[in-house]
RNA sequence: CGUGCUAGGCGGGGAGAUAGCGGUUUCUUGAACCCGUAAUCCGCUCUAACGGGGCUUAAUUCCAAUCGGAGGGCUUUGCUAAGUAUCCACUACCGACAAUUUACAGUGUUGAAAGUUUGGCCCUACGCGGCAAGAACUUGUGAACCCCGUCAGGUUCGGAAGAAAGCAGCGGUAAGCGAUGAUUCUUGGGUGCCGUGGGUAAACCUGACUUGAGUUGUAAGUAUAGGAUAUGGUAUUUACCUAGUUCGAUGUGAGGUGCACG
Numbered sequence: 001c002g003u004g005c006u007a008g009g010c011g012g013g014g015a016g017a018u019a020g021c022g023g024u025u026u027c028u029u030g031a032a033c034c035c036g037u038a039a040u041c042c043g044c045u046c047u048a049a050c051g052g053g054g055c056u057u058a059a060u061u062c063c064a065a066u067c068g069g070a071g072g073g074c075u076u077u078g079c080u081a082a083g084u085a086u087c088c089a090c091u092a093c094c095g096a097c098a099a100u101u102u103a104c105a106g107u108g109u110u111g112a113a114a115g116u117u118u119g120g121c122c123c124u125a126c127g128c129g130g131c132a133a134g135a136a137c138u139u140g141u142g143a144a145c146c147c148c149g150u151c152a153g154g155u156u157c158g159g160a161a162g163a164a165a166g167c168a169g170c171g172g173u174a175a176g177c178g179a180u181g182a183u184u185c186u187u188g189g190g191u192g193c194c195g196u197g198g199g200u201a202a203a204c205c206u207g208a209c210u211u212g213a214g215u216u217g218u219a220a221g222u223a224u225a226g227g228a229u230a231u232g233g234u235a236u237u238u239a240c241c242u243a244g245u246u247c248g249a250u251g252u253g254a255g256g257u258g259c260a261c262g
Base pairs, nucleotide, nucleotide: 001262002261003260004259005258008056009055010054011029012028013027014026015025019045020044021043022042023041033053034052035051036050037049062256063255067251071247072246073245074244075243078240080239081238082237083236084235085234086233087232091230092229093227094226099222100221101220102219103218104217105216106215107214114210115209116208117207119205120204122199123198124197125196126195127194128192129191131188132187133186134185135184136183137181138179139178140177141176147172148171149170150169155164156163157162
């Protein structure tokens, strides 16, 4: 150097799951054999899929220090961005009564506001007056008979004298029906500039006293109760930023590594 054979190789990584390892699953990188089994999982037990078949080969192809760092997971920083929920303590927004500032007007030493007090209004009891109704009192009328008195005529009794009952009439009266209203009594009230006594939280009116300069209204503000939202607060999710940690591919490749024959 050539020929043949064999070890080896024919992808890797993250997540998930697992006592752990790999595969099926899923994500990523990408140059990267075929078939069968496999999430109620399949197969293994310390560097590890199992079963069958095919290709390639001792080096550009196998093993691998080092370098390197696509990307993934976890945690974290944040006056960041977006969303969701919730809250009104902060910021912003709206905003009464009372209070207070300013301006204007009215009023005020012929006394503001405030305070004290008498009285009225209001309620009540009694009294007085008045109104209404009723009764008494006065008076008129008023009983064919079943009220009274007197009883013409007439009737009855009697020998007579006389007597008896008694209608009409007249007079008077009861019940009833009216009139008058000076007077008395009873009852009642949305009765009265009435009197006496008592009561009355507040409000109104009135008089007196103390005191001594404000007070009322309107407008604009301050600010509060309160309100209800976010460009606010709180929590959370996602994204991005910061930092840390972990895993880690493609790539790089010092170095390492069979047998037989010619």

A computed fold for a 262-nucleotide RNA from a marine eukaryotic metagenome, annotated as Bacterial large signal recognition particle RNA.
It matches the Rfam family "Bacterial large signal recognition particle RNA". From the family's description: The signal recognition particle (SRP) is a universally conserved ribonucleoprotein involved in the co-translational targeting of proteins to membranes.